RNA sequence: UCUUUAUUCAGAGUGGUGGAGGGACAAGGCCCGACGAAACCACAGCAACCGGUCCAUUUGCGGACGCCAGGUGCUAAUUCCUUCCCUGUCUGCAGGGAGAAAUGAGGA
Numbered sequence: 001u002c003u004u005u006a007u008u009c010a011g012a013g014u015g016g017u018g019g020a021g022g023g024a025c026a027a028g029g030c031c032c033g034a035c036g037a038a039a040c041c042a043c044a045g046c047a048a049c050c051g052g053u054c055c056a057u058u059u060g061c062g063g064a065c066g067c068c069a070g071g072u073g074c075u076a077a078u079u080c081c082u083u084c085c086c087u088g089u090c091u092g093c094a095g096g097g098a099g100a101a102a103u104g105a106g107g108a
Base pairs, nucleotide, nucleotide: 001108002107003106004105005104006103007102008101013043014042015041016040017039021032022031023030026083027082028081029080044075045074046073049071050070051068052067053064054063055062079100084097085096086095087094088093
C1' cells in the first nucleotide's frame, strides 16, 4: 500500500515547546483558534478491539455488559453536518441504505 472483517449518537485534558492555522480529501455549511491552531514532548485520563484471568465447551463456536489493563487506539461538536440512492413529507425537514473515512484484528 491492497484486501477481509467488526465497530463508529457513549466516554475521557492539563502542562511545556511552538507560533497560525485546524475540524481526512473536494465542494458547500457550521464551528474551533493569539483567552494560543497544527505538530512534538511529559504527565493524567477514557474505553475495552486484541491480550490476560475466570467459567463453560461437542475443541468449532462462546459467556462474565465488564475482573485486570500488557499491545493498539482515543481524550470539542454523531465520523461536526451534507453530497449518491430510497421512503415519508407540512417542501422546512425526518428516517433508512450505500459510498468514503477512522480504529482494532486477520491476510497478501
Notes: SAM riboswitch aptamer (S box leader) from a Desulfuromonadales bacterium, 108 nucleotides, folded computationally. The model forms 94% of the base pairs in the Rfam consensus. Lineage of the source: Bacteria > Pseudomonadati > Thermodesulfobacteriota > Desulfuromonadia > Desulfuromonadales. The coordinates come from a structure-prediction model, not an experiment, and the mean pLDDT is 82.